Annotation:
Model confidence (mean pLDDT): 85 of 100. A computed fold for a 76-nucleotide RNA from an uncultured bacterium, annotated as c-di-GMP-I-GGC riboswitch aptamer. It was read from a public genome assembly, where an Rfam model found it. Its Rfam family is "c-di-GMP-I-GGC riboswitch aptamer". Rfam links the family to the GO term cyclic-di-GMP binding.
[in-house]
Order: sequence, then C1' cells, then structure tokens
RNA sequence: UCUGAAAAGGGCAAACCCGUCGGAAGGCGGGGACGCAAAGCUGCGGGGCCUUACGUGGUCGGCCGAGCUGCCGGAG
Repeated sequence: UCUGAAAAGGGCAAACCCGUCGGAAGGCGGGGACGCAAAGCUGCGGGGCCUUACGUGGUCGGCCGAGCUGCCGGAG
C1' cells in the first nucleotide's frame, strides 16, 4: 500500500418494547439482535426526513461521497 475467504480475542447494535427529552424529524438510557471491517469520529458536498413566517431553522454518520483516526489476519 492492497485486501477481508478462513481464524483468534474482542467491538458496535436495525426493527421492536420500556423509560426519558423534543412541537416533529429524532436524541439519550435499559432490554433486544437485523446486520456491520470502520455500523469509530466530523453535517464539508449530495441526498432523505421534520418544520416554516417560504427567508429559513433543525435532524439523520446504520443512504452515498469526502476528511481525520483505528484492532486482527492475509498478500506485496
């Protein structure tokens, strides 16, 4: 640098349920696992969603791209 077929030790946690915050999208905590090799982080570009006084304002990193960082194995 490329790569994730197999292996080891681990990690995260969709839907749904409960609690809580929010007007909503949605966030957080607990349970729970559909999946994930960046499903770690950043709203920078696109996109979805909510809201609106139509100027906006907000939300999603588990939609795509980009940036930063990173475990293990394999190949060079």